[in-house]
RNAcentral holds the sequence, with entries from ENA. A computed fold for a 72-nucleotide RNA from a Minisyncoccota bacterium, annotated as transfer RNA. Its Rfam family is "tRNA". Its family is annotated with triplet codon-amino acid adaptor activity in the Gene Ontology.
RNA sequence: GCCCCCAUAGUUCAACGGAUCGAACAAGCCCGUCCUAAGGGUUAGAUGUAGGUUCAAUUCCUGCUGGGGGCA
Numbered sequence: 001g002c003c004c005c006c007a008u009a010g011u012u013c014a015a016c017g018g019a020u021c022g023a024a025c026a027a028g029c030c031c032g033u034c035c036u037a038a039g040g041g042u043u044a045g046a047u048g049u050a051g052g053u054u055c056a057a058u059u060c061c062u063g064c065u066g067g068g069g070g071c072a
Base pairs, nucleotide, nucleotide: 001071002070003069004068005067006066007065010025011024012023013022018055027043028042029041030040031039048064049063050062051061052060
């Protein structure tokens, strides 16, 4: 230098172009207990960035940024 893949919650992962972007763990609150823990209930929390296509984009297209891999 060229090519390919990835980027969603604090973490690990889901999500036919259309429903309120969903789950587990973690966190807050409540129940529970003499206290703590286990267990149960509940709450908040996310689409890397800038454009484009579309009635509608996490999803498709382009640039950039970051990470990983291959070739030279």